[in-house]
Description:
Predicted 3D model of a 1495-nucleotide RNA (small-subunit ribosomal RNA) from a Clostridia bacterium. The source organism's lineage runs through Bacteria, Bacillati, Bacillota and Clostridia.
């Protein structure tokens, strides 16, 4: 510090995800040691048991015990009394401010114990617990009578500078006021204990200190505005009361205030801070342990005591719960330490000790102390150590992989040599912590040190990319994995296992949470034309911001100082534990707040000035600016009348409709409503919406010129107010045309549409609502600055002119192009999307959704404000390359057109589908399957079926043995075969021989053979197709952020990316062309089997001869737009011409670029994997592939006279031939047979070419056309023609008279027509492949159909239109809204009842101290108490509302789910351009009307 993920690829926007760190954690697997920390985050749930606050006999009287004979002494302590129990310890429920943090204030306060100072302690009195006696009660507890003490209680005295009242002085302060001093009057104290009798301790008053508390103020302190108004002691005053003290804290009276958009009130959540985690920081998150503050102590309320509490281990009352009970009544509060149950994913011992530190009491000894110090449990965390070190190649064995060679595990192991440091065990020594002169240690015989011997210790996760690390096997969209992208459908580095590897390590992974990355809430540090995002527009309030100049001030700002910012923590340095973690000391830091003193540039404030911002005045102009009234002509429609006659109208074509009752057309007159042609413009005006005939009235704004006046008066603008197209609503008018809805006619599969005929709301007017639009420049307003050029509207000045133009300058507006700059790109560019400032609005992934609920507005429609659950990993912008378009332009092709001949109709042949069958083997499937694989199915072929046989096999290799096997014969059988007989003793090589080897055959054994079984979507090879179309690419350079572009586009031209020219391109490659074959011409060479002009010869080129010619087949030549003319850019090239056998690639063939179709073929062959193995292998016979209602393709023959039949007569080329072609000859009507010359072929044979030509006949008819079908008789091949071959003869003589929609081929030696040959082959050809003969017609042309090419355009497609995609309906699942209601909760309001308790009243009852009277008893008084009572009030009750949550028959939409239904709305002109708002209609997408936008 980044990375993955949207796309075919790119750039951007944008979300999701990952790598890092942290944790009071939990879970899984694993686990050696030690140190230091930490350990109920959930139920503030309930608690058994023990302990956690006592102490003082030097305050007091008793009682008991011990010692003593006793006096007495010592010890213990139930009670009275004092101090403490308000600390320490726990928890975080409540609390959003009565809290906390920081900083101030109290002149408005209190303070036990402690410290300092001053003063003083005198005289008296009456009780009471304990105790005793008598009772009540189960208990807890309690009553009466009697006795007694105090440092318990009370009275009096004394008393200041304390306190109160009155009236003063001085000094001081921010107001009230404070301090000091003094006068008069009044008020208030005390306690003793104790010793060795000079200790000391304690008590009282006042003042001060320290520490602790109380109160007040300022600032800061979470979310919701779908919480906007709250408040009645409320806000203030006067006077009282209460308090330690201020205060509505409380009360009476008076006033009507107070808080709030700088967020009151309400709701939700939450203890706050030092700090902790993370981060570069700013921030964000958290508030465990440690420390500070607060709050709470079963729940609620209340006070008492006290210096301090409204009190965790106190009291009273109410409530819930638990326990005891004799049923009458009582007891209790672990959020103290342990511990239990429960909850939970989850959190420890009912341990030791007061030795240390600290606390309470005490004079002290000491006692108490679950505070604390220690130990135990837990890998919960951090830190440290170990599980050995060295050497060791036969690179061991084993494992894994393998190309079978090896590689790897791997110096790893073993082995050898060392070490024993950590741990455990045993033995020995043994602390610091203890503060001492001595005593005192829970931890602990612990840490640590020494010695000994034999021992002990590695796992977890990962290995497709991100992300370090790869192979094998299994599995087969299954099982499973997954943080994101995504893996798995038979070769998975992604699942599982193994080997190997990588990472970390006593841990490793997973899950959860937080920060980071995320500049993804942007202060640092983002955006808003098209990605999410500018409010529809203006006016204007608060607020924010603000021209220029000289003063004052000092709030902001800035400098210094002072105080504070607790300690701990973080950071730096040093130090202590063997190191580290940990700890100690010192420093720094704590960015803050407050105060004081300075500074005054800038901002603010204050009071002046200025004129440039702003406004006003004056002048003449421009304008569809607004409102109202009036008025005009053209056109549509209607009415009346005339003329006139059969149609009009409408459409792609029609129909509905109108018209003989007279339409349309035309003429004249009239009525009525709406809109204003031309002018008219990218023009003008307005804030926007918007505004268009003319005239008048009223009225708003802007620009220019002038520079007279004011003197910052300005900009923006949350709320607020006003305006706001169309549609729509209300009331009343109006209604010509148009026209949602509706009706009819068409179209269509349907057509709730597009088209047509009608037609109502509405459109118009007045008044009132609505308040939304693609209300758009998809661009908020204001100000300033920053190249140019060209238009246009308005004004002014100058030049010019008689004048109008023109030209120049300038201001305001409105447009186009364009530099810099900006932008993801497109683009923007002085009218900015540039450079800056100020203010407002808005955005933060897609969907859900601009929806639900709630609020506000509205008559309604609806508008506005505006979520969540859930779901996805994308959604999106711009640009690129393709592909596609019922987009455009250009071009080509037998593509159409023009022609010729066909097919489609008939019969037959052949292939296919279907059907049938035991089987009808398999494959091929639009073009590019279908006379295709098959250049030959009677058996064979043959793969199929039935039946019968075989199992190392029909075929290959290897072991062993034998030397046979074979032939022949018999039986059986359909055959294969089975059973038997059986002569004979094989071949080759080596060797003298024995013998060996090889071949062959049989037997034998196991390895194996075999498969036309599967997968052409695992493959090779081969092939088809686009297409013989002209394309497909590369290097370097250049342009672009990039994908890419350029080149290859453009202008011409060509069959051609062929060539020329131009050009940021220059070159090159694969294709095109050429090179190859053939054909057409010539020359030359060569003449046999070919040929014959001349010579001779013959029936005959038959022979001699010859090689001139033909021909054959080698070589060579020839054609190149080379020449001429015209056109063209002087080019390429085109057209015409000459010459030439041939002329513009001469004709034909071979030749098939990059690629496309998972195209075809596992049945040509090869081949991976899978499957079968007495069978899916192999052998045999017979059958089938030849079936037959039917459908399709490809052909043949015809339908006739351009013909048929008969007779005669001509002319080819290319081939084939020895298991062959076969002549002459003979027989047969013929097929053919007999027979065999010749030929291994320029020699012989097949072999006759046919159409043609010359004659004769038929005469338009189902015929002398046509030949199917059938019968009979023959021939040929072959083991065999029944299923199932071909041919011949005679007879039979079907359909068919030129073929519907549609469709095929062909542009010249072509179509058409006519024969010939060959391959396959025993036989079988209408098929296929070749050969020659005869030999046309037409082509205007490119509008249309099909296919292709180039450029361009649109795109939501990229599996690429056989694409994508919308909505209803049906089904499953999920969350959610409404819902008659139901249940629960917290809070508030009103009323009722009212415990305890404070305060108040009363107090006839009771009453020791003091006073009065009395000798006294006693009486009276003061004071107090019980009781009663008033106010307040917890809990409880009643009532009506609001809010929140859960649930609810039914219901609404939403989301989601490989292969459901209906359509096809959108993306291309998406087939009616789309979209926005609104209204209306319709199964649904949607359609239509009105207005708007261009996306």
């Nucleotide at each position: 510090a980044g990375a993955g993920u949207u796309u075919g690829a790119u750039c951007c926007u944008g979300g999701c995800u990952c790598a890092g760190g942290a944790c009071g954690a939990a879970c899984g697997c694993u686990g050696g040691c030690g140190g230091c920390a930490u350990g109920c985050c959930u139920a503030a749930c309930a608690c058994a048991u023990g302990c956690a606050a006592g102490u003082c006999g030097a305050a007091c009287g008793g009682a008991g015990a011990u010692a003593g004979c006793g006096a007495u002494a010592u010890c213990u302590u139930a009670g009275u009394g004092g101090c403490g129990a308000a600390c320490g310890g726990g928890u975080g429920a409540g609390u959003a401010a009565u809290g906390c943090a920081u900083g101030a204030g109290c002149a408005a306060c209190c303070u036990g114990c402690c410290c300092u100072g001053c003063a003083a302690a005198c005289c008296g009195g009456g009780a009471u617990a304990a105790c005793a006696c008598a009772g009540a009660g189960a208990a807890a507890u309690u009553u009466g009578u009697g006795c007694u003490a105090a440092u318990a209680c009370c009275g009096g005295a004394u008393a200041a500078g304390a306190c109160c009242a009155c009236a003063c002085u001085u000094c001081c302060g921010c107001a009230u006021g404070g301090a000091a001093g003094a006068g008069u009057g009044g008020u208030a104290a005390a306690a003793a204990c104790g010793a060795u009798u000079u200790a000391g301790u304690g008590a009282u008053g006042c003042a001060g200190g320290a520490g602790g508390g109380g109160c007040u103020c300022a600032u800061g302190u979470c979310c919701c505005a779908u919480u906007a108004g709250a408040u009645a002691g409320u806000u203030g005053g006067c006077g009282g009361g209460a308090u330690a003290a201020c205060a509505g804290c409380c009360c009476a009276c008076c006033a009507a205030g107070u808080c709030c958009g700088c967020g009151a009130u309400g709701g939700g959540u939450a203890g706050c801070c030092g700090a902790c985690u993370u981060g570069a920081g700013a921030g964000a998150g958290u508030g465990a342990u440690c420390g500070g503050c607060c709050a709470c102590a079963c729940u609620g309320g209340a006070a008492c005591u006290g210096a301090g509490a409204c009190a965790c281990g106190g009291u009273c009352c109410a409530g819930a719960c638990u326990c005891c009970u004799a049923c009458g009544g009582g007891a209790g509060g672990c959020a103290g330490c342990a511990g239990u149950g429960g909850g939970g994913a989850a959190u420890a011992u009912u341990g030791g000790g007061c030795a240390a530190u600290g606390g309470g009491c005490g004079a002290a000894a000491g006692c108490c102390u679950u505070a604390c110090c220690c130990a135990g449990c837990a890998a919960u965390g951090c830190c440290g150590c170990g599980u050995g070190a060295g050497u060791g190649a036969a690179g061991a064995a084993g494992g894994u992989c393998u190309u079978c060679g090896g590689a790897u595990u791997g110096u790893a192991a073993a082995g050898c040599u060392c070490a024993a440091u950590u741990c455990a065990u045993u033995g020995g020594g043994g602390a610091c912590g203890a503060a001492u002169a001595a005593a005192u240690g829970a931890c602990g015989g612990u840490a640590c040190c020494c010695a000994a011997a034999g021992g002990a210790a590695a796992g977890c996760c990962c290995c497709g990319g991100c992300u370090a690390a790869c192979u094998a096997u299994g599995u087969g969209c299954c099982a499973g994995c997954a943080g994101c992208c995504g893996c798995g459908g038979u070769a998975a580095u992604a699942c599982a296992u193994a080997g190997g590897g990588g990472g970390c390590a006593a841990g490793c992974g997973u899950u959860g949470u937080c920060c980071g990355g995320a500049a993804u809430g942007a202060c640092u540090g983002g955006g808003c034309g098209u990605a999410a995002a500018g409010g529809g527009u203006g006016c204007g309030u608060a607020g924010g911001u603000g021209g220029u100049u000289a003063g004052g001030u000092a709030a902001g700002u800035u400098a210094a100082a002072u105080g504070u910012g607790a300690a701990a923590g973080c950071c730096u340095g040093c130090a202590g534990c063997u190191u580290a973690a940990c700890u100690g000391c010192a420093g720094a830091a704590u960015u803050g707040c407050a105060u004081u003193u300075g500074a005054u540039a800038c901002u603010g404030c204050u009071a002046g000035g200025c004129u440039u911002g702003a406004g006003u005045g004056u002048a003449g102009g421009a304008g569809a600016g607004g409102u109202a009234a009036g008025u005009g002509g053209a056109a549509u429609u209607c009415c009346u009348a005339g003329u006139g006659u059969a149609g009009c109208g409408g459409u792609g074509g029609a129909a509905u409709g109108c018209g003989u009752a007279g339409a349309u057309a035309u003429u004249a007159g009239g009525a009525g409503g709406a809109a204003c042609a031309c002018c008219a413009g990218a023009g003008g005006c307005g804030a926007a919406g918007g505004c268009g005939g003319c005239u008048u009235a009223c009225u708003g704004g802007a620009a220019u010129a002038u520079u007279a006046c004011u003197g910052a008066c300005a900009c923006u603008g949350a709320g607020g107010c006003a305006c706001g197209a169309a549609a729509g609503c209300g009331u009343g008018g109006g209604g010509a045309g148009c026209a949602a809805a509706c009706a009819g006619g068409a179209u269509u599969a349907g057509a709730u549409a597009c088209c047509c005929u009608g037609g109502u709301a509405g459109u118009c007017c007045a008044c009132g609502c609505c308040c939304u639009a693609a209300a758009c420049g998809a661009u908020g307003g204001a100000u300033a600055c920053u190249a140019a050029a060209c238009g246009u509207g308005g004004g002014u000045g100058g030049u010019a002119u008689c004048g109008a133009c023109u030209c120049c300058a300038u201001c305001c507006g409105u447009g186009u192009u364009g530099u810099a700059g900006c932008u993801a790109a497109c683009g923007c560019a002085a009218u900015a999307a540039g450079u800056a400032u100020c203010c407002c609005g808005c955005c933060u992934g897609g969907g859900g959704a601009g929806u639900a609920c709630g609020g506000u507005c509205g008559c309604a429609a609806g508008a506005u404000u505006a979520a969540a659950a859930c779901u996805c990993a994308a959604a999106g912008a711009a640009a690129u390359u393709g592909a596609c378009g019922g987009g455009g332009a250009c071009c080509c092709g037998c593509a159409c057109a023009a022609g010729c001949a066909g097919c489609g109709g008939a019969g037959c042949a052949u292939g296919u589908g279907g059907u049938u069958u035991a089987a009808u083997u398999c494959g091929a499937a639009g073009c590019a399957a279908c006379g295709c694989g098959a250049a030959a199915a009677a058996c064979c072929u043959u793969a199929c079926c039935a039946a019968g046989a075989c199992u190392u096999g029909a075929c290959a290799u290897u072991u062993u043995g034998u030397g046979c096997a074979u032939a022949u014969c018999u039986a059986u059988g359909a055959a294969a075969g089975u059973a038997g007989a059986g002569a004979a003793u094989u071949u080759g090589a080596a060797g003298c021989a024995a013998u060996u080897c090889a071949a062959c055959a049989c037997a034998u054994a196991a390895a194996c053979a075999g498969a036309u079984g599967g997968u052409g979507c695992a493959u090779g090879g081969u092939u088809g197709u686009c297409g013989u179309c002209a394309g497909c690419u590369c290097g370097u350079g250049u342009c672009g952020u990039g994908a890419g572009a350029u080149g290859u586009u453009g202008g011409g031209u060509u069959a051609a990316g062929u060539c020329c020219c131009g050009c940021a391109a220059c070159g090159a490659g694969c294709g095109c062309a050429a090179c190859c074959c053939u054909u057409a011409c010539u020359g030359u060479u060569a003449g046999u089997u070919g040929c014959c002009a001349u010579c001779a010869u013959u029936c005959a080129g038959u022979u001699g001869g010859g090689c001139a010619c033909u021909c054959u087949a080698g070589c060579a030549g020839a054609a190149c737009u080379g020449c001429c003319g015209u056109a063209g850019a002087u080019a390429a090239u085109a057209c015409g011409g000459a010459g030439g056998a041939a002329g513009g690639u001469g004709g034909g063939g071979a030749u098939g670029a990059c690629g496309u179709c998972a195209a075809a073929u596992c049945a040509u062959c090869a081949u991976g994997c899978c499957u079968c193995u007495u069978a899916c292998g192999c052998c045999u016979u017979g059958g089938g592939c030849u079936a037959c209602a039917c459908a399709c393709g490809u052909g043949c023959u015809a339908c006739a006279a351009u013909g048929g039949a008969c007779g005669g007569u001509a002319c080819a080329a290319a081939g084939a031939g020895a298991u062959g072609c076969a002549a002459u000859a003979u027989g047969g009507u013929a097929a053919c047979a007999u027979g065999g010359a010749g030929c291994c072929a320029a020699a012989c044979u097949c072999a006759a070419a046919a159409a043609a030509c010359c004659g004769u006949u038929c005469u338009c008819a189902a015929u002398u056309c046509a030949g199917a079908c059938u019968g009979u008789g023959g021939g040929c091949u072959g083991c065999a023609a029944c299923c199932c071959g071909c041919c011949c003869a005679c007879a039979c003589g079907a359909a068919g008279c030129u073929g519907g929609a549609g469709u095929u081929g062909c542009u010249a030696g072509u179509a058409a027509u006519c024969c010939c040959g060959a391959a396959u082959c025993a036989g079988c050809a209408c098929g296929u492949c070749g050969g020659g003969g005869u030999g046309a017609a037409u082509g205007c042309g490119u509008u249309c159909u099909c296919g292709g090419g180039u450029c361009u355009u649109g795109u939501a497609c990229a599996c690429a239109c056989c694409g994508c995609c919308c909505g209803u309906c049906a089904a499953g699942c999920c969350a959610u809204g409404g819902g008659a209601g139901u249940u629960g909760g917290g809070g508030g309001u009103a009323c009722c009842c009212a415990a305890a308790g404070u305060c108040g009243g009363u107090g006839a009852g009771c009453u020791a101290a003091c006073c009065u009277a009395g000798c006294a008893a006693u009486a009276g008084g003061a004071g107090g108490c019980a009781g009663c009572u008033g106010c307040c009030u917890a809990a409880g009750g009643u009532a009506a509302a609001a809010c929140c949550a859960a649930u609810g028959a039914c219901u609404g939409g939403g989301g989601u789910u490989a292969a459901g239904u209906c359509g096809u709305a959108a993306c291309a002109a998406g087939g009616u351009a789309g979209c926005c708002g609104u209204a209306u209609c319709g199964g649904a997408a949607g359609g239509u009307g009105c207005g708007g936008c261009u996306g």